[in-house]
RNA sequence: AGAGUUUGAUCAUGGCUCAGAACGAACGCUGGCGGCGUGGAUUAGGCAUGCAAGUCGAACGGGAACCUUAGGAUUCAAUUCUUCGGAAAAGAUUCCUUUGGCGAGAGUGGCGAAAGGGUGAGUAACGCGUGGGCAAUUUGCCCUUAAGUUGGGGAUAGCCACUGGAAACGGUGGAUAAUACCGAAUGUGGUCGUACAUCGCAUGAUGUACUGUCUAAAGAUGGGGAUCUUCGGACCUGUCACUUAAGGAUGAGCCCGCGUCCCAUCAGCUUGUUGGUAGGGUAACGGCCUACCAAGGCAUACAGGUAGCUGGUCUGAGAGGAUGGUCAGCCACACUGGGACUGAGACACUGCCCAGACUCCUACGGGAGGCUGCAGUCGAGAAUCAUUCGCAAUGCGCGAAAGCGUGACGAUGCGACGCCGCGUGUAGGAUGACGGCCUUCGGGUUGUAAACUACUGUCAUGGGGGAACAACCGUCCGAGUGUUAAUACCACUUGGGCCUGAUGGUACCCCAAGAGGAAGCCACGGCUAACUCUGUGCCAGCAGCCGCGGUAAUACAGAGGUGGCGAGCGUUGUUCGGAUUUACUGGGCGUAAAGGGUGCGUAGGCGGUUUUGUAUGUCGGAUGUGAAAUCUCACUUUUCAUGGGUGAAACUGCAUUCGAAACUGCAGAGCUAGAGUACGGAAGAGGAGAGCGGAAUUCUUGGUGUAGCGGUGAAAUGCGUAGAUAUCAAGAGGAACACCGGUGGCGAAGGCGGCUCUCUGGAACGAUACUGACGCUGAGGCACGAAAGCUGGGGGAGCAAACAGGAUUAGAUACCCUGGUAGUCCCAGCCGUAAACGGUGUGCACUUGGUGUAGGUCGGUUUGUCCCGACCUGUGCCGGAGCUAACGCGUUAAGUGCACCGCCUGGGGAGUACGGUCGCAAGGCUAAAACUCAAAGGAAUUGACAGGGGCCCGCACAAGCGGUGGAGCAUGUGGUUUAAUUCGAUGCAACGCGAAGAACCUUACCCAGGCUUGACAUGCACUGGACCGGUGUAGAAACACACCUUCUCCGUAAGGGGCCGGUGCACAGGUGCUGCAUGGCUGUCGUCAGCUCGUGUCGUGAGAUGUUGGGUUAAGUCCCGCAACGAGCGCAACCCUUGCCUCUAGUUGCUAGCAAGUAAAGUUGAGCACUCUAGAGGGACUGCCGUCGAUAGGACGGAGGAAGGUGGGGAUGACGUCAAGUCCUCAUGGUCCUUACGCCUGGGGCUACACACGUGCUACAAUGGCCGGUACAAAGGGUUGCAAAGCCGCGAGGUUGAGCGAAUCCCAAAAAACCGGUCUCAGUUCGGAUUGCGGUCUGCAACUCGACUGCAUGAAGUCGGAAUCGCUAGUAAUCGCUGAUCAGCAGGCAGCGGUGAAUAUGUUCCCGGGCCUUGUACACACCGCCCGUCAAGCCACGAAAGCUGGUAGUACCCGACGUCGCUGUCCUAACCGCAAGGAAGGAGGCGCCUAAGGUAAGAUUGGUGAUUGGGGCUAAGUCGUAACAAGGUA
Repeated sequence: AGAGUUUGAUCAUGGCUCAGAACGAACGCUGGCGGCGUGGAUUAGGCAUGCAAGUCGAACGGGAACCUUAGGAUUCAAUUCUUCGGAAAAGAUUCCUUUGGCGAGAGUGGCGAAAGGGUGAGUAACGCGUGGGCAAUUUGCCCUUAAGUUGGGGAUAGCCACUGGAAACGGUGGAUAAUACCGAAUGUGGUCGUACAUCGCAUGAUGUACUGUCUAAAGAUGGGGAUCUUCGGACCUGUCACUUAAGGAUGAGCCCGCGUCCCAUCAGCUUGUUGGUAGGGUAACGGCCUACCAAGGCAUACAGGUAGCUGGUCUGAGAGGAUGGUCAGCCACACUGGGACUGAGACACUGCCCAGACUCCUACGGGAGGCUGCAGUCGAGAAUCAUUCGCAAUGCGCGAAAGCGUGACGAUGCGACGCCGCGUGUAGGAUGACGGCCUUCGGGUUGUAAACUACUGUCAUGGGGGAACAACCGUCCGAGUGUUAAUACCACUUGGGCCUGAUGGUACCCCAAGAGGAAGCCACGGCUAACUCUGUGCCAGCAGCCGCGGUAAUACAGAGGUGGCGAGCGUUGUUCGGAUUUACUGGGCGUAAAGGGUGCGUAGGCGGUUUUGUAUGUCGGAUGUGAAAUCUCACUUUUCAUGGGUGAAACUGCAUUCGAAACUGCAGAGCUAGAGUACGGAAGAGGAGAGCGGAAUUCUUGGUGUAGCGGUGAAAUGCGUAGAUAUCAAGAGGAACACCGGUGGCGAAGGCGGCUCUCUGGAACGAUACUGACGCUGAGGCACGAAAGCUGGGGGAGCAAACAGGAUUAGAUACCCUGGUAGUCCCAGCCGUAAACGGUGUGCACUUGGUGUAGGUCGGUUUGUCCCGACCUGUGCCGGAGCUAACGCGUUAAGUGCACCGCCUGGGGAGUACGGUCGCAAGGCUAAAACUCAAAGGAAUUGACAGGGGCCCGCACAAGCGGUGGAGCAUGUGGUUUAAUUCGAUGCAACGCGAAGAACCUUACCCAGGCUUGACAUGCACUGGACCGGUGUAGAAACACACCUUCUCCGUAAGGGGCCGGUGCACAGGUGCUGCAUGGCUGUCGUCAGCUCGUGUCGUGAGAUGUUGGGUUAAGUCCCGCAACGAGCGCAACCCUUGCCUCUAGUUGCUAGCAAGUAAAGUUGAGCACUCUAGAGGGACUGCCGUCGAUAGGACGGAGGAAGGUGGGGAUGACGUCAAGUCCUCAUGGUCCUUACGCCUGGGGCUACACACGUGCUACAAUGGCCGGUACAAAGGGUUGCAAAGCCGCGAGGUUGAGCGAAUCCCAAAAAACCGGUCUCAGUUCGGAUUGCGGUCUGCAACUCGACUGCAUGAAGUCGGAAUCGCUAGUAAUCGCUGAUCAGCAGGCAGCGGUGAAUAUGUUCCCGGGCCUUGUACACACCGCCCGUCAAGCCACGAAAGCUGGUAGUACCCGACGUCGCUGUCCUAACCGCAAGGAAGGAGGCGCCUAAGGUAAGAUUGGUGAUUGGGGCUAAGUCGUAACAAGGUA
């Protein structure tokens, strides 16, 4: 940094797709280790269990258990004494009382519980961010300062007793303490009040004074020399606590500027609403609340949807875009909704009350609960961990402290979820091993890879050693300082010892052993690095886009190999990028999407020139802030790295302040170049109204007149004998205004056309004067706005939707014709759209020209308004630079700039639905989505095509001649049949074609019988023998069996070679398939004149030019011209043949003269003159003359010539097209068969036959048939052959066999023709099919199935419908002859000659072709493309009687808890009072507000809905053919 994809190709437009990076990810395959991070994104769904907020005995009353002191009792009892009965008894056990200690659980009280932790539901908000403000506030604990802490009182929990309840939880009575509670005192101070001073920023703030008013507290504990003592203490002192006030710090509250998503298909919202006054309330300002007064306030408001915000994170070159998980700041929430209490702080996650839903317990009366704390569980989900360890560290709460608590936190565990690091070995090693895969079979590759040899030791494993995080606190021993009366206590500083580790015997280190335990995933058609084989056969499948797969798939699947990454690799999802594809940076609008139909004009945006001021924007400096983390850089540290630490930079911002004054804004004063006004004479289909006119159509009346008129491609409907059409005259009525008339004029656009008058708008020109920026554009708005349409009223001649009829047509709801109503016209009112187009918004400025035209003015010159020139304004054409994708535009810009508006962002769905709005309606304006496609579209290029044009050619038509199509037969094909009727060829370009010849063979087909290394080739091994030849048996034959004869060559003698068998391996063989895998060959367009290349030039390019143009030709043949110059393949010529001549050569040819000779005959001698033969040459070139033409090329005519303009004919076939034909000529890839799809043999079939077609033959007759006679060819063939003459046969033929390997002999008779005769128009003396009988020939064999012959038979057919074929001269027509194939078989084919015409001097049409040009939506190229209905399937959407949810609000009802207010007849310890009672407070009651709930009518937004509407998509459905060519009616 780009790439793929629209096309046959191209350029541009434009969408889609890919390569990159990232992630709290998930899924698939795989998985060795470690470090650092990270992990419920979905159901703010429900939760079992455990833990997550306690602490203080130095606030208090107390005090279980245990230990202890003393005493008593009880039981046992060593031991001692003993009267043997017992006694004493250390010690032990249990219990009671008591002293002291330790001090559990619960309670009162204090502090904390508002932190920490979780989540993102709500919230579009002063919620957050940023910067400010509070003179409108508060702040527990903490710090500093000042002053204090006096003296009393009454209760109450725990506890005890009784008692209710299942429980939760209570009730009554009694006793008791405090740092709990309550009076009183004091007042440094504070509050309030009054006065004064100072200051500020408006309200105000601060301070001072006053005999004024109100207002506080609590103790605990350590130590202690005197003094007192009830021995507790008082007292002194220290520490902590407490009270008041001021200040600080921190936290909190409130207010403001700016920033903060989408939708206008949400445009109006608002009644506490906006403001004021007064009051209430709050820590505090405030409609925060209430009453009253005024009627304001806001407008991207209001409504709807979505969303926690930020630092940051991802991406990007940046600008931007997306995002807000972890970490950090703020906010909000805690089952849902509401409420307050306590408190410094809450309207409180693990507090309270109420309501609701849910769950649990219950004895049914009533209760309990809230994991969005850490683990964990269920559910839903593609998906997210341990019911772990520890308070050792860091921090927090409490405490004087030790300490206690802490699922905060520190750790470990699980998960490849991410990032980073390491390893799975290293070196040597070629017989390039085996195996795999491929192969052209030679080999290549896997691959130094392995084996093997020598090493190493990271990680893992085993063993041993072994940290740091620990410093505190405390305590002990010291030292010092402070406090104090004090060397005490306490506090602080300091030295040493001891004590504290969850992780963890972990990190790390050492040793041991051994290559041992450790590699996969994806891809390999292009994009995109990487290729082969096999399988499959539009199947199975792949695919991000283009697209692969229908038998040779580098695209599917497998394998081998290769590429990429690597403990991961792919896929999916999402974001940014690429995408300049929303364009600020950085796009466009003539034709690709896109200029509003046009003007006027509001807001807004922009704005000439000079000067003064100001300082909004702008620029510069300074200050504050922009949290930390992150990013970047430097240094440093984990052995490196990820990571950590320190510092810098950065945070592009905001605020304050100082300065500058060019530009911009604002204010003032001027100017005249922009704009406007006045004046003058001209132009104009500019507009509105009124009047007038002639031509024409139609109608009416009358006249003349008679059979048609009209209409069309042709007709018909229609009109007309009741008199049309035609024609004359008169009249009526409506509409439109010929000629002039013109890319002429006017208008903003739509639009405006006879003439006159009235009213009226605008522009241009000219010369002066005036105003003094008054200007440009223009969202909304207003006005105008063709045609059609609508409403009401008129009018209505012509024309003419609808409609009717006639035609056309397969149909014809059309085109054509005859009619014809709305409408077209006028008045009034709507509609508001058009290809409303220059497909080009308006205005201003600038930038070479040429040439028309309209209006005005000026100059020259004039009789002149002619003419010429200049300027301004308008309107056209052509063109330069420049622009453009190109086409094109080009001073009337699409050039160069400025200002403003409108509009576009792939195609379809769709200018549609819904909503809104306008309209009487029709409908207009505004305007989506689902879904679907990979394109749609523009310009230009080359072709192809056109029922486009021009030019030209061809037996293409026309003009002619003869045929085919009708008959019979032959032959080929289709079809049918069959055991088989082998196969191929199928428009022209298959069909007498392959096949130049199917009885067997051929033969490929069928039936039957056989063979299996084979009918044929090569090689190897073993083995036998000659081979050849002959005989027999069975058989249809092949074949099988049996038999007879039987080796050879070389040779140093072993062996080798040759021939023929046998056995076995390789292999043969296949007319099996694929001509769409191929070669070769062939057909066809077409013997048409075309097809290309090199260099140059033009074009961004495909391409063009050349090759086009003017002529000419059979021809791209030639000439001229030309940005082309040359060249190649074709054309022509060279080749063959034929036509004339010459030379050479004369046998087998020929015979003029001479000679011989015959019945006749070149028969013979002779000759080579002629003919002829066959070789070599000549000849023809528009060469000559004339005319025409550009003098060229050439054309026409003529001469000469055998031949004249290519002399006739042949061979010769450019680049290419048709996937044309052929695998059955041959060759050949692949595939299939291998005792058969191969091979042999017999027989059959290819010859069938209701039928259809093609090509031929013979005819239908007199231009003829028959009979007789008489002529004239050419070109061929012949020894397996042609065969003469002779004889036989009616004949086919037979017999015999001369001659001839052929200019000698033979085939061989040419036939039409000519002469003569006969037939006389008929199914015939035409025609010969068919059939019968008899023969001939070939052949092993003529039954299926040959040809010929004789006799007999004698069918159809009397010139052929629609249609169609050939031929332009030695041609058609007609006549015969020859050859190949071949044993035989020719009506076919290939050749040969005989006789021998007619017509065309034209290109309108049909067909085919060539060149140029135009159009095109075609490129598989018109046999193209393509549209719509209907039918089928699938999909999404709209409407719909309704049904059913959600949301927010309105009105009313009910109204819990609770604050507040009122009341309080009832109740009450503290205060007052002797008492009664009072003060004060409370229960209770009432009221306002109020959650949930209810009712009602609506709104809005979802879901669903019989049916219905269109839309989209879907290889081969139906009907037509609308569009693309003049698309057949532009």
A computed fold for a 1530-nucleotide RNA from a metagenome, annotated as small-subunit ribosomal RNA. Rfam family: Bacterial small subunit ribosomal RNA. Its mean pLDDT, the model's own confidence on a scale to 100, is 84.